[in-house]
RNA sequence: GCACGUACACCGCUCAGUCGCCGCAUCAGCGGCGAGCCGGGGACCCAGCACCGUGGGGUGAGUCCGGUGACCCGCAUGUCACCGGUAGGGCGCAUCUUCCCGUCCGAACCCGUCAGCUAACCCGGUCUGCGGUCAGGAAGAAGGA
Numbered sequence: 001g002c003a004c005g006u007a008c009a010c011c012g013c014u015c016a017g018u019c020g021c022c023g024c025a026u027c028a029g030c031g032g033c034g035a036g037c038c039g040g041g042g043a044c045c046c047a048g049c050a051c052c053g054u055g056g057g058g059u060g061a062g063u064c065c066g067g068u069g070a071c072c073c074g075c076a077u078g079u080c081a082c083c084g085g086u087a088g089g090g091c092g093c094a095u096c097u098u099c100c101c102g103u104c105c106g107a108a109c110c111c112g113u114c115a116g117c118u119a120a121c122c123c124g125g126u127c128u129g130c131g132g133u134c135a136g137g138a139a140g141a142a143g144g145a
Base pairs, nucleotide, nucleotide: 010132011131012130013129018035019034020033021032022031023030024029036126037125038124039123040122041121046116055114056111057110058109059108064085065084066083067082068081069080070079071078088105089104090103091102092101095141096140097139098138099137100136
């Protein structure tokens, strides 16, 4: 001098994921009570009502289409992996809307034969995973001095 890692502070991103109080701990954190935000169940009315089939349902942007290969006695169906798209979604550094441009995601998990909507009412969650010397443009609105 360069690279990597750890801790703290600050700033920022995803998300409902924030804030206040009390207690225990005393690096971190754990438990409880609230507010805010989020999710599920749950009437009348409305919807639905038959048969078959691969039961059905929920959180989430995460759906759908095509191709290749594998699994099997063989085919199909199905499943898995990979590739290319795609409905849809995030980001680009004070906030909101629209447009343009760029870039990334387009998963995973849960309930357990059961749930349409749904006032009252009932139940639960408030995590996780990341980044920081760069840091796009235009118009309008709001706000502020």